[in-house]
The RNA shown here (transfer RNA) has 73 nucleotides and comes from a Candidatus Daviesbacteria bacterium.
It matches the Rfam family "tRNA". From the family's description: Transfer RNA (tRNA) molecules are approximately 80 nucleotides in length.
The coordinates come from a structure-prediction model, not an experiment, and the mean pLDDT is 82.
RNA sequence: GGGCAGUUAGCUCAGUUGGUAGAGCGUUUCUUUGACGUAGAAAAGGUCAUAGGUUCGAAUCCUAUACUGCCCA
Numbered sequence: 001g002g003g004c005a006g007u008u009a010g011c012u013c014a015g016u017u018g019g020u021a022g023a024g025c026g027u028u029u030c031u032u033u034g035a036c037g038u039a040g041a042a043a044a045g046g047u048c049a050u051a052g053g054u055u056c057g058a059a060u061c062c063u064a065u066a067c068u069g070c071c072c073a
Stems, first nucleotide, its partner, number of pairs: 001072007010025004019056001027043005049065005
């Protein structure tokens, strides 16, 4: 220098044909317990890497950029 894959909640990851952003773990509160743990219920937590474009509507499609990993030279 070229090619491929990835970037979504604090962590690990889903997200179908473009149509209200989710799960598990973790955190907080409540119930249960003498207390802790377990169990149950609820809540908070998101610039979907960044910018632009297409579209009535974009995490999803297109372009550029950044970062991470792999391959080729």